The prediction has a mean pLDDT of 81.
Predicted 3D model of a 73-nucleotide RNA (transfer RNA) from a Tepidisphaeraceae bacterium.
RNAcentral records the identical sequence in 2 taxa.
Its Rfam family is "tRNA".
The source organism's lineage runs through Bacteria, Pseudomonadati, Planctomycetota, Phycisphaerae and Tepidisphaeraceae.
The RNAcentral record of the sequence draws on ENA and MGnify.

RNA sequence: GAGCCGGUAGCUCAGUUGGUAGAGCAUCGCACUUUUAAUGCGAGGGUCUUGGGUUCGAGUCCCAACCGGCUCA
Numbered sequence: 001g002a003g004c005c006g007g008u009a010g011c012u013c014a015g016u017u018g019g020u021a022g023a024g025c026a027u028c029g030c031a032c033u034u035u036u037a038a039u040g041c042g043a044g045g046g047u048c049u050u051g052g053g054u055u056c057g058a059g060u061c062c063c064a065a066c067c068g069g070c071u072c073a
Stems, first nucleotide, its partner, number of pairs: 001072007010025004019056001027043005049065005
């Protein structure tokens, strides 16, 4: 320098054909328990890396940039 893959909750990751952003773990509350742990129920937590474009509507499509990984030179 070129190509490919990825960036979404504190962490690990889903998100189908563009139509109200989700799961597990973690955190907090309640129940249970002599207490803790475990278990069950519930709650909080999001500038979907950034900017622009298309669209009635974008995590999703298009362009550029940034960051990480892999391959080639």